Predicted 3D model of RNase P RNA and transfer RNA as a complex of 454 nucleotides. It holds a member of the Rfam family "Bacterial RNase P class A". The family's RNA type in Rfam is ribozyme.
RNA sequence: UGAGGAAGACAGGUAAUCGCGGAUCUCGUGAUCCGAGGAAAGUCCGAACUCCGCAGAGCAGGAUGCUGGCUAACGGCCAGUGAGGGUGACCUCAAGGAAAGUGCAACAGAAACAUACCGCCUGUGUAUUCGGGUAAGGGUGAAAUGGUGAGGUAAGAGCUCACCAGCAGCCAGGUGACUGGCUGGCUGGGCAAACCCCAUCUGGAGCAAGACUAAGCAGAAGGGACUGAUCUUUUUGAUCAGGCAGGUUGCUCGCCUGUUAUCCUUCGGGUUGGUCGCUUGAGGCGGUGGGCAACCAUCGUCCUAGAUAGAUGAUUACCGCCUGCCCGGGCGUGAGCCCGGGAGGGUACAAAAUUCGGCUUAUGGCUUCCUCAAACC
RNA sequence: GGCGCAUUCGUCUAGCGGUUUAGGACAUCGCCCUCUCAAGGCGGAGAUCACGGGUUCGAAUCCCGUAUGCGCUACCA
Numbered sequence: 001u002g003a004g005g006a007a008g009a010c011a012g013g014u015a016a017u018c019g020c021g022g023a024u025c026u027c028g029u030g031a032u033c034c035g036a037g038g039a040a041a042g043u044c045c046g047a048a049c050u051c052c053g054c055a056g057a058g059c060a061g062g063a064u065g066c067u068g069g070c071u072a073a074c075g076g077c078c079a080g081u082g083a084g085g086g087u088g089a090c091c092u093c094a095a096g097g098a099a100a101g102u103g104c105a106a107c108a109g110a111a112a113c114a115u116a117c118c119g120c121c122u123g124u125g126u127a128u129u130c131g132g133g134u135a136a137g138g139g140u141g142a143a144a145u146g147g148u149g150a151g152g153u154a155a156g157a158g159c160u161c162a163c164c165a166g167c168a169g170c171c172a173g174g175u176g177a178c179u180g181g182c183u184g185g186c187u188g189g190g191c192a193a194a195c196c197c198c199a200u201c202u203g204g205a206g207c208a209a210g211a212c213u214a215a216g217c218a219g220a221a222g223g224g225a226c227u228g229a230u231c232u233u234u235u236u237g238a239u240c241a242g243g244c245a246g247g248u249u250g251c252u253c254g255c256c257u258g259u260u261a262u263c264c265u266u267c268g269g270g271u272u273g274g275u276c277g278c279u280u281g282a283g284g285c286g287g288u289g290g291g292c293a294a295c296c297a298u299c300g301u302c303c304u305a306g307a308u309a310g311a312u313g314a315u316u317a318c319c320g321c322c323u324g325c326c327c328g329g330g331c332g333u334g335a336g337c338c339c340g341g342g343a344g345g346g347u348a349c350a351a352a353a354u355u356c357g358g359c360u361u362a363u364g365g366c367u368u369c370c371u372c373a374a375a376c377c
Numbered sequence: 378g379g380c381g382c383a384u385u386c387g388u389c390u391a392g393c394g395g396u397u398u399a400g401g402a403c404a405u406c407g408c409c410c411u412c413u414c415a416a417g418g419c420g421g422a423g424a425u426c427a428c429g430g431g432u433u434c435g436a437a438u439c440c441c442g443u444a445u446g447c448g449c450u451a452c453c454a
Base pairs, nucleotide, nucleotide: 001373002372003371004370005369006368007367008366010364012319013318014317015316016315017314018313020035021034022033023032024031025030037349041360042359044358045357046356047355048354049206050205051204052203056253057252058251059250061202062201063200064199065198066080067079068078069077070076081095082093083092084091085090096197097196101195102194103191104190117138118137119134120133121132122131123130146164147163148162149161150160151159167184168183169182170181171180172179173178210276211275212274213273219267220266221265222264223263224262226242227241228240229239230238231237243259244258245257246256247255248254269453270452271451283302284301285300286299287298288297289296290295320347321346322345323344325342326341327340328339329338330337331336378450379449380448381447382446383445384444387403388402389401390400395434405421406420407419408418409417427443428442429441430440431439
């Protein structure tokens, strides 16, 4: 100098004028204070909170899936293990189970799960054909029954041996995933982001949840059969059982409600107002201690938007940062670099809508550390 | 604000891991037919399956993310 990798903080500043939203004070004019983000976004996960006759059991469905830890919780985070990628700094991984079962593997190929096409060997004297043996070689394929070498054999083959890979057992280390060593027989695959099995979790809806209230209007149609027994002198009424309808946001049971009372469904009608929920919270910042870290404990300090078609803006001046051009000076053989000045240009992504914890995506330049390559000292 | 669904030639669609880098209809282009046009017949072109990753031997199809579009959702009675 070029090409990269990781981490971090920031998100222009000040002043004046004119505006906007909220709180407090004021009779009022008005005054004072506060006023977006790291992603406020996408709405992809997890919670708080609220309602659903309080969510009970089973099945179905859904989600997650190496180990240990953190957390209110999580599909998140941290630290590790294994696998893969990169020369490297470093990065990526939905990474349980394929001897529980079912299924798939097109085309090609003899054969994709029990298979001999060519080849090799062999049987009858020879050749063809046929029969038998053989997975070493050829060929097909993404994938062909462990790989290489030697022995062995009619030819071959873990048939035997050495090394490597895989599996099982034992021992050692580690909380564990796993790693290392020894021994053994010689061992037959892929896909579970195919069904499935195993383990864990899981009721539904969402602040347009929900509570209160002002004003205003016009109702109509359809559906819900009830039955039996007991108590009561009868009526009325009560209880039990069954049926029917509805709720329990898939089904069954269970539970609850209604059964002459108001309920359910559909159509129609009215309003487009107000208050609460609504911002103090698993809160922020700083110190100390524990922990590799995520995080936790403790002390101090601070209060920091609550709008409702939606406020947080505009103009001017100066300064800051980035960038190419021009001028002057310096250094260097040179490409070029450094300093000063001038007139310009640019200064991202994007804006709360119940609130938090994450993830993902968008985005500007800056700082620090590290890697590789080339050149020079 | 909240919730749900979809995306394949210009338009509407088929497909549901392989024999399909994708079939059909309308539209479009060329030829035939006709005096001419329409209709009809024959033939052709036209798709990075919205985009980017992943699983798999193999992806329009399965999974994840992004983009775009559409639908539902207020209160009273």